[in-house]
Molecule: c-di-GMP-I riboswitch aptamer
Organism: Deltaproteobacteria bacterium
RNA sequence: GCUCGAAAAAGGCAAACCGCUCGAAAGAGCGGGGCGCAAAGCGACCGGCCUAAGUCCUUCCGGGGAUAUGGUAGCGAGCUGCCGGG
Numbered sequence: 001g002c003u004c005g006a007a008a009a010a011g012g013c014a015a016a017c018c019g020c021u022c023g024a025a026a027g028a029g030c031g032g033g034g035c036g037c038a039a040a041g042c043g044a045c046c047g048g049c050c051u052a053a054g055u056c057c058u059u060c061c062g063g064g065g066a067u068a069u070g071g072u073a074g075c076g077a078g079c080u081g082c083c084g085g086g
Base pairs, nucleotide, nucleotide: 002086003085004084005083012037013036017032018031019030020029021028022027035074041079042078046076047075048072049071050070054067055066056065057064058063
């Protein structure tokens, strides 16, 4: 440097769900919780996915459609990295 995660050590993170708060929503923060994770560390400026307040279009005025400037890193890809094996 490349590759792998079988065994081991030190540990780390924390899904659903519940409470409070924020938000139009998606979702997020904190506490509890623990499904899982070898990058579940980092970044939303590449692709995907979620939402649609506002805006635009439309309407039989009930509504319908489009849209991210809002999110998601526990979807892919990218960047960085601990321990150990080869």